Predicted 3D model of a 74-nucleotide RNA (transfer RNA) from Galbitalea sp. The organism belongs to Galbitalea, within Bacteria. The RNAcentral record of the sequence draws on ENA and MGnify. Rfam family: tRNA. About the family: Transfer RNA (tRNA) molecules are approximately 80 nucleotides in length. The same sequence occurs in records of 2 taxa.
RNA sequence: CGCCGAGUAGAGCAGUUCGGUAGCUCGGCUGCCUCAUAAGCAGCAGGUCACGGGUUCGAAUCCCGUCUCGGCCA
Numbered sequence: 001c002g003c004c005g006a007g008u009a010g011a012g013c014a015g016u017u018c019g020g021u022a023g024c025u026c027g028g029c030u031g032c033c034u035c036a037u038a039a040g041c042a043g044c045a046g047g048u049c050a051c052g053g054g055u056u057c058g059a060a061u062c063c064c065g066u067c068u069c070g071g072c073c074a
Stems, first nucleotide, its partner, number of pairs: 002072006010026004020057001028044005050066005
């Protein structure tokens, strides 16, 4: 150089098959409960979906290019 996989909330991941409201668990914050803490319960916040462009009424999803990480071959 070539090929394959991954990149989505603070962490770990799903969603891509078949384009149509961005979600789950933990964590954070607030409230309830408690003498108090933990546990439990309820709610809230947090996302340029790695980056740039294209297609489309509409893109995390399809197309092109780039970057980072992991693996394979020599």